[in-house]
Context: one part of a larger RNA
RNA sequence: CUGGGUGUAAAGGGAGCGCAGGCGGGAAGACAAGUUGGAAGUGAAAUCUAUGGGCUCAACCCAUAAACUGCUUUCAAAACUGUUUUUCUUGAGUAGUGCAGAGGUAGGCGGAAUUCCCGGUGUAGCGGUGGAAUGCGUAGAUAUCGGGAGGAACACCAGUGGCGAAGGCGGCCUACUGGGCACCAACUGACGCUGAGGCUCGAAAGCAUGGGUAGCAAACAGGAUUAGAUACCCUGGUAGUCCACGCUGUAAACGAUGGAUACUAGGUGUGGGGGGACUGACCCCUUCCGUGCCGCAGUUAACACAAUAAGUAUCCCACCUGGGGAGUACGAUCGCAAGGUUGAAACUC
Repeated sequence: CUGGGUGUAAAGGGAGCGCAGGCGGGAAGACAAGUUGGAAGUGAAAUCUAUGGGCUCAACCCAUAAACUGCUUUCAAAACUGUUUUUCUUGAGUAGUGCAGAGGUAGGCGGAAUUCCCGGUGUAGCGGUGGAAUGCGUAGAUAUCGGGAGGAACACCAGUGGCGAAGGCGGCCUACUGGGCACCAACUGACGCUGAGGCUCGAAAGCAUGGGUAGCAAACAGGAUUAGAUACCCUGGUAGUCCACGCUGUAAACGAUGGAUACUAGGUGUGGGGGGACUGACCCCUUCCGUGCCGCAGUUAACACAAUAAGUAUCCCACCUGGGGAGUACGAUCGCAAGGUUGAAACUC
């Protein structure tokens, strides 16, 4: 390489958009590039293979045949692929009518709680723990009442509920805005799927500049515990957590399961639509989209998966090939840095 694989054994890119490329629905016609068949030429000899023969055998040698699976030219065929013309509507998209939603961005507003400040009441404790101590408090704390400031997060509703490509998104209101679903069947007429490179997005932590800082809290300090305790527990506490604008580009970025399409028993919940039946919002029947559980066939090493497949198939991409060395070294490239991406070998078992 081939083959075989990728939920858990090695292996699905964190996610999307998309150029090239690969692949691609139904009908009719044309062409004949691929394809198929015939013919001709060529495909040196040796080698290889088969048969026969020669050296006493064998290796070796000789002869004949086959083969050289290829290339070129030409004739023909038109099923499939391709090219092209015409056409179709079911794939895809558009229009229309409705619907649900923590989808996104910006602005405004609200209440509860913590902390701090001011004032009132009030007096000796509070706090904390397994038990304590550090700490706070007669300069009046803790508790309680009233007022004020400020920052961050939004209890209940809340739900294997919803939305989003993923990361993720949760108080209320307004503005702008993306996507989805159902119904309808007016329009376009294959416009599609995937996607190496590329571009964009991408939790937390971290970095840069300027703000902000209530609570929490790496580092740090102190008190305990302990043989020790650079920890677990306690009292404090700075970066950070928050905002704006940049950077970083990684995660058990997980469903450890790439995307698309089609097909393949059922049962039972739940979210959003449509239709039917009904007096009826309910219940019931049916249908589409989502989200769960159980389960047959089938698959699987087993566990399990099972119409949201890990079943049956097709197309495209990514990735794997014993453990360690090692996601290291070197080089390249990106980054302010931290570091990221790409990514070996010796050696060893």

RNAcentral holds the full RNA, with entries from Greengenes.
A computed fold for a 349-nucleotide part of an RNA from an uncultured bacterium, annotated as small-subunit ribosomal RNA, central domain.
The prediction has a mean pLDDT of 89.
It matches the Rfam family "Bacterial small subunit ribosomal RNA".